[in-house]
Context: one part of a larger RNA
RNA sequence: CUCGGCUGAAGGAACUAGGCAAAAUGGUACCGUAACUUCGGGAGAAGGUACGCUCUUGGCGGUGAUGAGACUUGCUCUCUAAGCUGCUGGGAGUCGCAGAUACCAGGUGGCUGCAACUGUUUAUCAAAAACACAGCACUGUGCAAACUCGCAAGAGGAAGUAUACGGUGUGACGCCUGCCCGGUGCUUGAAGGUUAAUUGAUUGGGUUAUCUUCGGAGAAGCUCAUGAUCGAAGCCCAAGUAAACGGCGGCCGUAACUAUAACGGUCCUAAGGUAGCGAAAUUCCUUGUCGGGUAAGUUCCGACCUGCACGAAUGGCGUAAUGAUGGCCACGCUGUCUCCAGCCGAGACUCA
Repeated sequence: CUCGGCUGAAGGAACUAGGCAAAAUGGUACCGUAACUUCGGGAGAAGGUACGCUCUUGGCGGUGAUGAGACUUGCUCUCUAAGCUGCUGGGAGUCGCAGAUACCAGGUGGCUGCAACUGUUUAUCAAAAACACAGCACUGUGCAAACUCGCAAGAGGAAGUAUACGGUGUGACGCCUGCCCGGUGCUUGAAGGUUAAUUGAUUGGGUUAUCUUCGGAGAAGCUCAUGAUCGAAGCCCAAGUAAACGGCGGCCGUAACUAUAACGGUCCUAAGGUAGCGAAAUUCCUUGUCGGGUAAGUUCCGACCUGCACGAAUGGCGUAAUGAUGGCCACGCUGUCUCCAGCCGAGACUCA
C1' cells in the first nucleotide's frame, strides 16, 4: 500500500457529480398521530412512556386432588376447594454505565418531475420516465368468419358466434378531448373521360397466275405491317371520413403621459392553435425577470408569458396511493471531510 474488521478529541456533509460508503434507527405493549384523500388509505405517520431480577398481594380463566351433602345408589347431582397452570394489575425491595443488555432488528420529515398501481425488460456495462396493464376509442369479421401458418391436405381462431374474435392507437381515476377533408389514405358512388388481354374493320407493302402500249398493272392464296370497333377493375371524377396519416399564418395602424392594443385595414390559407399548461424530461438568447429558501443557490420551489420550437387518445391538464425512479431541502447520525491517528486479522513487499 491492497483487502476484511474495530475505535476516535473538537466540529458535523465543510466531502463529493451525488451523504457514495459508513454511522444512526430497529422488538413488544400502551399513549398519541398532520396535510391530503379515490374515504380504502396516508400510518409503524411524526412524537413519547414502560421493559431485568427477588419478595408480596389482587382480578379473570383452564384443570380439578380432597372433604361434605342429597337422593332416583349412578361412569349421578350439588357445594367446597388444595396443587399445578394461562392472562392481566397493585405494592415493596435490589444490581449494573447500560434490563427489547448478545444475535436478530424501519432512519425520519417536507417540496417537486415522471409513470396510476402489482408486474415485465437489454442472460453477460442500462430496471427506467422504456414494455405491459385494467379502462377508453376506432376499425375488420355473419361463421366454411375475419386473420395467421402451410405448396396442399389440414391446423389455429374455436369444440368460440358480434356482451365473440382479429388489427390499430391510447393507457387507472377525475375534468375534458377544439378547428381543418385542400394533400395522402380509407369508405361509398357510378354519368362522363382514359384503359389490358380479346376482337381484327380499313389501308399499305412483299410474292405471282394473268394482262400489257413492254414503261407497268395485278385476282386468289400465302405473308409483313397498320389497328376501326368491343372491353372490367384501376386512375381521373363526385361525396364522406381526423380517438385515419397529418395540419392548425403574415404585415400595418389605432385609446386624453408613456406603454400596450379590446378595435380597424390588408394579404394568404383546407383551416389558422380553442380549453388547459408554459424558461417545462420541451426555452436558443438564458445563470430570462420577480419572489422563497442560503452569509453566499447555473440546481430546487412559486409566479410572470417575450411558447427560438407546448397543446388536446402521436392525447391535454390534474390526481390519493405506489416506486431498489429523477431533482431539491431539513432533522437525526456519523472518519465522507477539516486531518488524519491507533488497534486486530489476510495479502503484497523486505530479509531469512
Record summary
Predicted 3D model of a 352-nucleotide part of an RNA (large-subunit ribosomal RNA, domain IV) from Shewanella gelidii. NCBI's taxonomy places the organism under Bacteria, Pseudomonadota, Gammaproteobacteria, Alteromonadales, Shewanella. The prediction has a mean pLDDT of 88.